A computed fold for a 73-nucleotide RNA from a Candidatus Spechtbacterales bacterium, annotated as transfer RNA. The RNAcentral record of the sequence draws on ENA. Its mean pLDDT, the model's own confidence on a scale to 100, is 80. It matches the Rfam family "tRNA". By type it is a transfer RNA. NCBI's taxonomy places the organism under Bacteria, Bacillati, Minisyncoccota, Minisyncoccia, Candidatus Spechtbacterales.
RNA sequence: CUCCCCGUAGCUCAAACGGACAGAGUGCCACACUCCUAAUGUGGUGAUGGAGGUUCGAGUCCUCCCGGGGAGA
Numbered sequence: 001c002u003c004c005c006c007g008u009a010g011c012u013c014a015a016a017c018g019g020a021c022a023g024a025g026u027g028c029c030a031c032a033c034u035c036c037u038a039a040u041g042u043g044g045u046g047a048u049g050g051a052g053g054u055u056c057g058a059g060u061c062c063u064c065c066c067g068g069g070g071a072g073a
């Protein structure tokens, strides 16, 4: 320098072809239970790397940038 893959809650992962409130586990907070803690139950919490574009509609498609990984020279 060129090419390929990846980036979604604090963490680990979903979301066939673009479509209804982006979900699950775990974590965290509160409450219940208990003499206390743990476990368990209920409720709450929180995310699409950034900026544009296409579209009635984008996590998904296109362009550029940022970050991580890999291959070639």
Base pairs, nucleotide, nucleotide: 001072002071003070004069005068006067007066010026011025012024013023019056027045028044029043030042031041032040049065050064051063052062053061